[in-house]
RNA sequence: CAGGUCGGUCGGGUGAUCGCGGUUUCGCGCAAGCGGGAUCGAGGAAAGUCCGCACUCCACAGGGCACGGCGCCGGGGAAAGCCCGGAGCGGAGUGAUCUGCUGGAUGGGCCACAGAAAACAGUAGCCGCGUAAGUGCCCCUGGGCACUGGCGGUCAAAGUGAAAAGGUGGUGUAAGAGACCACCGGCGUUCGCAGUAAUGCGGGCGGCCAGGCAACCCUCGCCGGGAGCAAGGUCAAGCAGAGACAAGGAGCGGCCCGCUCCAUUGAGUCUCGGGUAGACUGCAUAGAGAGAUGAUCGCCCAUGCGGAGCAAUCCGUUGGACAAAAUGCGGCUUAUAGACCGACCUGAGGU
Numbered sequence: 001c002a003g004g005u006c007g008g009u010c011g012g013g014u015g016a017u018c019g020c021g022g023u024u025u026c027g028c029g030c031a032a033g034c035g036g037g038a039u040c041g042a043g044g045a046a047a048g049u050c051c052g053c054a055c056u057c058c059a060c061a062g063g064g065c066a067c068g069g070c071g072c073c074g075g076g077g078a079a080a081g082c083c084c085g086g087a088g089c090g091g092a093g094u095g096a097u098c099u100g101c102u103g104g105a106u107g108g109g110c111c112a113c114a115g116a117a118a119a120c121a122g123u124a125g126c127c128g129c130g131u132a133a134g135u136g137c138c139c140c141u142g143g144g145c146a147c148u149g150g151c152g153g154u155c156a157a158a159g160u161g162a163a164a165a166g167g168u169g170g171u172g173u174a175a176g177a178g179a180c181c182a183c184c185g186g187c188g189u190u191c192g193c194a195g196u197a198a199u200g201c202g203g204g205c206g207g208c209c210a211g212g213c214a215a216c217c218c219u220c221g222c223c224g225g226g227a228g229c230a231a232g233g234u235c236a237a238g239c240a241g242a243g244a245c246a247a248g249g250a251g252c253g254g255c256c257c258g259c260u261c262c263a264u265u266g267a268g269u270c271u272c273g274g275g276u277a278g279a280c281u282g283c284a285u286a287g288a289g290a291g292a293u294g295a296u297c298g299c300c301c302a303u304g305c306g307g308a309g310c311a312a313u314c315c316g317u318u319g320g321a322c323a324a325a326a327u328g329c330g331g332c333u334u335a336u337a338g339a340c341c342g343a344c345c346u347g348a349g350g351u
Stems, first nucleotide, its partner, number of pairs: 001347010012300007020041009043322001047333002050331005055228004067224005072086005087102006103219002107217002109213003125154005133148007166184006185209001187206008232281004241272005248262005301320001304317005
């Protein structure tokens, strides 16, 4: 210098003008309202609404079943399908680093294709028996040999597969085999050391060897009641209802008369409980109610393009991602132009 990995930060700034929402205040106005001032007004994810909780209402003696979730170890956390660190077994990368899985195979079940066989291993092969069968050859009229078939033994090598019943070498044998031996791997048990632990390293002993899948059922441990701010609470028109009083009441623009309508088959007036619309609250130093937080221009910053210049730089132009609260909080996931900081890796060059 180029390319990359991980962690973190920011994600435009400022001024003017115009505008929007909340609170408060002043002036004008009978009022509805109008005008002015002050002050506050989105994000790292406000998003998806996936997980947990607060809060609220409903349900609930106690215990069990069923159903669902989680599951290596340590720490943090109110909790979590949360965060940090670590362990084991894998995968990707030259590397920094990234990434998947993780209680338990004693019971049931499953293991595609291929293969003899996917768990009661045995196809082909090898070896033995036997010539009682078939074919061929030889000697010859009864034998011998080879191949196929039959019966028995066996599994080393090969082949199939994601996975094949410990591996390699030897002894052994008719051929073979942990049948036996050496080394290695693995399992059980025990001891020592390191670690808080998961676990790691090493030694002794043992029988000789044990397939995988629980994100299939099952089983072990732990956890889980339901619905959600349209939760819920307070006040409370109208209509309907109940009770009391009641002979009058209402309209014709003020009063009297008059007229009309409704009334004693109860009009009208008052009171009461529940409670709808509605209002307030829940509700927050933004706040809400289908929802305000914006636009234009100038300057600066960052980006791309063009030009000038050896260069620093200057000029012109472009134009700033994803997206916006709705009860609050902790997480996760997803989207995100671009810029900056730190640590580390790889490659090339110089000293």
Molecule: Bacterial RNase P class A
Organism: Chloroflexota bacterium